[in-house]
Parts: sequence; structure tokens; C1' cells
RNA sequence: GCGGCGGCACAGAUGAUCGCGUGUUCGCAAGAGCUCGAGGAAAGUCCGAACUCCACAGGGCAGGAUGCCGGGUAACGCCCGGUGGGGGGUCACUCCCCUAAGGAAAGUGCCACAGAAAAUAUACCGCCAGCCUGGCUGGUAAGGGUGAAAUGGUGCGGUAAGAGCGCACCGGGGCGCUGGUAACAGGGCUCGCAUGGUAAACCCCAUUUGGAGCAAGGCCAAACAGGAAGCAUUUGAUCUUCGGAUCAAUAAGGGUUGCCCGCUCUCGUCUUCCGGGUGGGCCGCUUGAGACGGCCGGCAACGGUCGCCCUAGAUGAAUGAUCAUCGCCGCAGUGUCGGUGACGCCACUGCCGGAACAGAAUUCGGCUUACGUACCGCCGCAUCA
Repeated sequence: GCGGCGGCACAGAUGAUCGCGUGUUCGCAAGAGCUCGAGGAAAGUCCGAACUCCACAGGGCAGGAUGCCGGGUAACGCCCGGUGGGGGGUCACUCCCCUAAGGAAAGUGCCACAGAAAAUAUACCGCCAGCCUGGCUGGUAAGGGUGAAAUGGUGCGGUAAGAGCGCACCGGGGCGCUGGUAACAGGGCUCGCAUGGUAAACCCCAUUUGGAGCAAGGCCAAACAGGAAGCAUUUGAUCUUCGGAUCAAUAAGGGUUGCCCGCUCUCGUCUUCCGGGUGGGCCGCUUGAGACGGCCGGCAACGGUCGCCCUAGAUGAAUGAUCAUCGCCGCAGUGUCGGUGACGCCACUGCCGGAACAGAAUUCGGCUUACGUACCGCCGCAUCA
């Protein structure tokens, strides 16, 4: 210098003309004036909520979600800080990155192939001893082999040969001490010490979880046309014009957006089929767990307080086009300066050079994905010294 990865900031400004939409003022109206008018991701629809309805409203199960500790938050599967583990870098430490990080001693399942044997697990080769000697018997698990993984590791002693068989250190179990809110860390004593892996397999444990969604939901106007079939118990009380009516309980049916209990409605507001009308207007609809700034607290996320601001609300769906200037980036040239050099900073001139990803639709907090330029960190390549 070029390229890649990660992080973070921004993602143009001003003016004029024409055009579009909300609000507001004037106007009988037509219109005119003023003000405001897409993002940092508006995308994905993955989490969490606010809000609305079921509904006056609950409990249980199933199902789902999360999974080290502490803190933040309205809440979260998010964010901050820390711990453990893994990786990178370093003489070492600080440092950087990742983490699906509860339980394998509740149970079940799986570990292909290879291998003697893969957990109620063994002796293929080998080593040692004996014998009836190219074999047999017994001992062995130190050496070798297989494998992702083979009854802790290294060393010394011991033994026929070995083996925690014994010892030292490391590792592991138990008990306790110190520090820390905790996860955990460090040390001490003791025990030769039965135990592979896998739960992003089923499962267990802890915590948590009602459902549907602005096409939620509400109001107004207008219009129409209903028909057929099926099912709907019993008892008691009161009144009675003796036809029946009312009330209560029970059964059945509907609702409670998986099931049960409970609750509730009904004697039709039930089930099934056929058919008809309504595609209109208004609200919800933008003042918010809000933006910006100062101070204080906190390692931080964030919180408190003070000040100040109002910044789209469309409805087949507005927010645009043109011109000019400035700014940013790029290319080329010139000049000063710096450098051993490759080159770099700055200034000026020129270019009909370039500017990505991408459009609100109830709102907000996150995560994920897409992407241009500047800066920071890391990696690779080239060149110079």
C1' cells in the first nucleotide's frame, strides 16, 4: 500500500421552482398562507410486552420455553459485570475470541467399523513359571496393537513376571478452614482411591407459561329472505280464566381458541345443509415504559433529577421531480513539507466520476439478516528499508 474478518459512528446539508398528503388560519366556495411529512435497519415475523376481546373469573394436566452466578429492565430466549471450560497470542502475565455452562449415583437408549473386550466389559500379540515341548496349564495387565474413547498419570522401589502392591508428586473422593453476595478460588487434614462417554438422545430437576390478535375491537348508516332436516329429560312450588303462566333444581346443548374440573348462558342465542343482504363512513390512529441536553449515583448495563421539544398518520395506500451551491468518497495532475526508501499529510486544479441496503400502516424494548464511507483492532499478500 492492497485485500479479508470483527467492532463502532454516520448514512448528506442549504436554497429555488413545480407536484403530493396531514394539521391549522382565512374564505360562501374555488382557493390562499403557515407548519410538519419513511429507517438505522422501516426488513425477518424470531422473542418480550403495552393495548383489545374471549370474560365477571379461577384451578389442574398436557404442551411449550429457559438452564453457571450476580445485577439491569415493564418484561424477555435481551443487555451489563463476573466465574468455570475451550481456543489464540506472550518468556510469563495483562490481553483477544467462543461457550447449548443444572443432573449420567432415578431410569431407558446409543457408542458404527476396528478390536480380546465399549460398562454386570477382557486377554489378541507379548512377559513370567511349570510340564507330558513349535504345544498345554497357570499367573499377569507394566510393554505393543485396535479405536474418538480401553479398569487414573509420571517416576522410584518391589516382584518369577507384573499390578497403587508400596512410596513421592499430580489427579480423584471425604471432612473442614480462609476469601467472595454468589458462581467459585486458595490452602490444610485424610483415604490407595469401584465406576468410560453421550441429555443441541428420551428423561429427571428448578424456574416460568391462558388464548387470539389493530384484518384486535367499538360506533353509525344502509340493505336483505329465509327454507329444510335433526336433537332438547324429569321433579317440585306458586298462580290460574284449567288453555296455561312464573320460579327453582336437574339433565341436555352452547361458550370459556388442547383436555378435565369449575364458572357462565339458554329451554333455543343448539347442530347440519341450501339460499339471500352488507365489500360504506367514523373511531381505534399516534403524548410515548418518548426524543434531546446538563448534573448526580453506578466498573457497567442502567437509574435519579432538572431543563427543553412535539417530530408522518396514509387507506389501493401521500412523503416526489428538476436545477444550483457546499460537503463526503474516488481518479488524474501540480506544489510545499515529512521520510533512507516504498510512500504519506496538507493545499490547489480538473472529471457530463461515485454515493450502498432499502419504503411507515397499532405502538414500543430486543435479537437476526442486508449494506456504502470514515475510524479502531486482528489476519493475509505485495513492496521498501